[in-house]
RNA sequence: GCCUCGGUAGCUCAGUCCGGAUAGAGCAGUGGGUUUCUACCCCAACGGUCGCGGGUUCGAAUCCUGCCCGAGGCG
Repeated sequence: GCCUCGGUAGCUCAGUCCGGAUAGAGCAGUGGGUUUCUACCCCAACGGUCGCGGGUUCGAAUCCUGCCCGAGGCG
């Protein structure tokens, strides 16, 4: 230098292929219930510039493009 894959909540990931209107799950943390107390269990709410910029579109996490970061491969 080239190729492939990945980057989404504090953590682990789904959603991307085939664009559709409020972006989800589990865990952690918070509040509550239960319990003599704790743990387990149950309920609830909170938590997001979807890596960054630009473009296409009525509409972009998703498509196109340029970068950044990580993993692997080729030279």